Notes
The prediction has a mean pLDDT of 81. Predicted 3D model of a 491-nucleotide part of an RNA (small-subunit ribosomal RNA, 3' major domain) from Caloneis sp. 21IV14-6A cf. Oestrupia-F1. It matches the Rfam family "Eukaryotic small subunit ribosomal RNA". On this family, see Yusupov et al., Science 2001: "Crystal structure of the ribosome at 5.5 A resolution". The family has 90 seed sequences and 75,755 matches in Rfam 15.1.
[in-house]
Context: one part of a larger RNA
């Protein structure tokens, strides 16, 4: 100098606590992960930092695993054979899931491209992440790291990098044997807010007129309505370049003063503006050889751990553990009606969004049209929601498991049920022990729409609006972090 203390003092965190929200742990179902089965149940990964994780939603490929079966896609070299034939391929019996000439019988074909043997490559989702690269993770979301020159100590070191205020912050003020830089912190990037000021828009409106029709009404007339159309104009919409917030202005409670804290006011925003991105030193014998034609070594290499095919597993179920969905209902469930969103996607050899028409109770199917998109889907008329009715606390009209019959759809194929849809059946469950998890505002919860993956198939994950709270603006008491003083027989 570290790590350690059931050692002191200060500081900080909803991966901590309070105050509370929603829960999870009980119930069914759903997925992963162990165990147990199995011919296989391929495989990693196991505290935080494994367990809806491998973007792993595997009917075949995918697949690494079982059971079976073809093929060399065995360069190159050297040797044997060898145009009097190295070798290839096949119809048709038999054989065999198999129209694999595999194999076998029977002959034909071919024509140096192979065939044998040794050296030698190649290939691997085979083995090592404890051999490594790159990537990520995580110590660790905090505020730490580190020369130079100078002082101190023989030195290892140590000041600098601090008594104190004070910040999220080694952020500043100040103290100062330091001085004056580096990284990280901030700044910086990106997004959301504001702009009646600029530059515009038949792919977005808006006025204003002018023409058709339609409901309403005080029927001459007025008023609404997303039909054509002409013309204005950028408030709304879009998206360029500008501008805009700086502790800037007032207060003086706090701080002698400084740095700062609080408070006010204007203002689209006010103190890191919100929310992210990017992230320093030094580490792990974290995770990845199953991201790569990134890679040592070692295994294997033709009856192949290579590769293709056929079929089966990865879904198997006394049973334990984790994310999660649906619930237990009157703040409610069914049924009619009705009123509002953002954000993103779309035709690639095969695989796109899908309007209208029309059959079909539905799922669906036919037909016709748009779109490689602010132009079409689509005014994306989402969902909760709100009005009207029925129900009446009763395992009940709450609750949907399970299971049986029928229909469609994706696929070559749905059986160990892809999925959907219809009739039927209608289990558990009356709010969940000890335990534990997230979380401070357009946040928590609750809704419901997209995209990933996708041929089919969300209970996943990742946005993206809608509706919208109780409760702190705190503490170090529990968990831990981070500094200083301290002690150690540990390094």
């Nucleotide at each position: 100098u570290g790590a350690c203390g059931g050692a002191a003092g200060g500081g900080c965190a909803c991966c901590a606590c309070c105050a509370g929200g929603a829960g999870u742990g009980g119930a069914g179902c759903u997925u992963g992960c162990g165990g147990c089965u199995u011919a296989a149940u391929u495989u990693g990964a196991c505290u935080c930092a494994a367990c809806a994780c491998g973007g792993g939603a595997a009917a075949a490929c995918u697949u690494a695993c079982c059971a079976g079966a073809u093929c060399c896609a065995g360069a190159c070299a050297u040797a044997a054979u060898g145009a009097c034939g190295a070798u290839u391929g096949a119809c048709a019996g038999a054989u065999u899931a198999a129209g694999a000439g595999c194999u076998u019988u029977u002959u034909c074909u071919u024509g140096a491209u192979u065939c044998u043997a040794u050296g030698g490559g190649u290939g691997g989702u085979g083995g090592u992440g404890c051999a490594u690269g790159g990537c990520c993770g995580u110590u660790c979301u905090u505020a730490g790291u580190u020369g130079g020159u100078g002082g101190a100590g023989u030195a290892g070191u140590u000041u600098g990098u601090c008594u104190g205020g004070u910040u999220g912050a080694u952020u500043c003020c100040g103290u100062u044997a330091a001085c004056g830089a580096a990284c990280g912190a901030g700044a910086c990037c990106g997004u959301u807010a504001c702009c009646u000021g600029c530059u515009a828009a038949a792919u977005a409106g808006u006025u204003u007129g002018g023409u058709a029709a339609g409901u309403g009404g005080c029927u001459u007339c007025c008023a609404c309505u997303g039909a054509c159309u002409a013309a204005u104009c950028u408030u709304c919409u879009u998206a360029g370049a500008a501008g805009g917030a700086c502790a800037g202005g007032c207060a003086c409670u706090c701080a002698a003063g400084c740095a700062g804290a609080u408070g006010c006011a204007g203002g689209a925003g006010g103190g890191c503006a919100g929310c992210g991105g990017c992230a320093a030193u030094a580490a792990c014998a974290g995770g990845u050889c199953u991201g790569u034609g990134a890679u040592g070594c070692c295994c294997u290499u033709a009856g192949a751990u290579g590769u293709u095919c056929u079929g089966g597993g990865c879904c198997g179920c006394a049973c334990g553990c984790g994310c999660g969905c649906u619930a237990c209902a009157c703040u409610g469930a069914u049924a009619u009606u009705u009123u509002c969103a953002a954000a993103a996607a779309g035709c690639c050899a095969a695989c796109u969004c899908u309007u209208g028409g029309u059959u079909g109770u539905c799922a669906a199917g036919c037909u016709u049209g748009g779109a490689a998109a602010a132009u079409c889907u689509g005014u994306u008329g989402a969902a909760c929601g709100a009005a009207u009715a029925u129900c009446g606390u009763g395992a009940a009209a709450g609750g949907a498991a399970u299971a049986g019959a029928u229909u469609u759809u994706u696929g070559u194929a749905a059986u160990u049920g892809u999925u959907a849809a219809u009739c039927u059946u209608g289990a558990a469950c009356g709010a969940g022990g000890a335990a534990u998890u997230c979380c401070u505002a357009g946040u928590a919860a609750a809704u419901g729409c997209g995209a990933c993956u996708c041929a089919u198939c969300a209970g996943g994950u990742c946005a993206c609006a809608u509706u919208g709270a109780u409760u702190a603006u705190g503490u170090c008491c529990c968990u831990g972090c981070c500094c200083u003083u301290u002690g150690u027989a540990c390094a």